[in-house]
């Protein structure tokens, strides 16, 4: 440098939920607290492809709705890139 994650050491992150404020049409994201379901990259990147909203355009309706669309969201969905603690070979 590598390939790996059986035992370790020292740790780390924070899930579903609840408070709290704050941005947002929404979706979702963030602050602070409680909570840990789980992760060896559950660190960080929207590049692909999944899945969420649909403001704003599009179209049917027949006057109040429907459907259709991401340039928006999502990194704890998969791929992929870019760094990294200890151990083993």
């Nucleotide at each position: 440098g590598u390939u790996u994650g059986a035992u370790a050491a020292g740790g780390g992150c924070c899930g579903c939920c609840c408070c709290u404020u704050u941005c947002u049409a929404a979706a979702g994201a963030a602050u602070g607290g409680g909570a840990a379901c789980g992760c060896a990259a559950a660190g960080c990147c929207a590049c692909c492809g999944a899945u969420c909203u649909a403001a704003g355009g599009g179209a049917a309706u027949u006057u109040a709705u429907u459907c259709c669309u991401a340039c928006g969201a999502c990194a704890g969905c998969g791929g992929g890139g870019c760094u990294g603690c200890c151990g083993a070979g």

The RNA shown here (c-di-GMP-I riboswitch aptamer) has 89 nucleotides and comes from a Gammaproteobacteria bacterium. The organism belongs to Gammaproteobacteria, within Bacteria. Model confidence (mean pLDDT): 86 of 100. It matches the Rfam family "c-di-GMP-I riboswitch aptamer". The family has 155 seed sequences and 5,092 matches in Rfam 15.1.